This is a predicted structure of a 94-nucleotide RNA (TPP riboswitch aptamer (THI element)) from a Sphingobacteriales bacterium. Its Rfam family is "TPP riboswitch aptamer (THI element)". Rfam describes the family as follows. Vitamin B(1) in its active form thiamin pyrophosphate (TPP) is an essential coenzyme that is synthesised by coupling of pyrimidine and thiazole moieties in bacteria. The previously detected thiamin-regulatory element, thi box was extended, resulting in a new, highly conserved RNA secondary structure, the THI element, which is widely distributed in eubacteria and also occurs in some archaea. The prediction has a mean pLDDT of 78. The RNAcentral record of the sequence draws on Ribocentre.
RNA sequence: UUCUCUUUUUUGGGGUGUUUCUUCGGAAUCUGAGAAUAUACCCAAUGAACCUGAUCCGGGCAAUGCCGGCGAAGGGAAAAAAGAGAAUGAUGGG
Numbered sequence: 001u002u003c004u005c006u007u008u009u010u011u012g013g014g015g016u017g018u019u020u021c022u023u024c025g026g027a028a029u030c031u032g033a034g035a036a037u038a039u040a041c042c043c044a045a046u047g048a049a050c051c052u053g054a055u056c057c058g059g060g061c062a063a064u065g066c067c068g069g070c071g072a073a074g075g076g077a078a079a080a081a082a083g084a085g086a087a088u089g090a091u092g093g094g
Base pairs, nucleotide, nucleotide: 001087002086003085004084005083006082007081008080009079010078011044012043013042014041017030019028020027021026050075051074052073056069057068058067059066
C1' cells in the first nucleotide's frame, strides 16, 4: 500500500399473510426473525431481506409462499471507523 473476514456507528431498503368469532371497537388460531408501529424484526452488493415470473408446478394442511421447485433466472438499498489475517513494495542490517 492492497485484499479478505469480523464488529461498531450513522444512513437507507423491505414485508405484514391464512382461518374463525365479533358488540364491527376488535379478539383468537397456524407458520415464521418479524403477520403495520412492534422503544420492533430482517437486510444492505460475496446482496434469497424483499420484488418479478405467479391467478406458476409438485407435496402437505382447516387454510395460507406452509415446504420444495423455479433459482448458477431477472431486479434490488452504503458510507466511515476499529480489530485480525494474508500478499506486495521501499528502506536499513546480516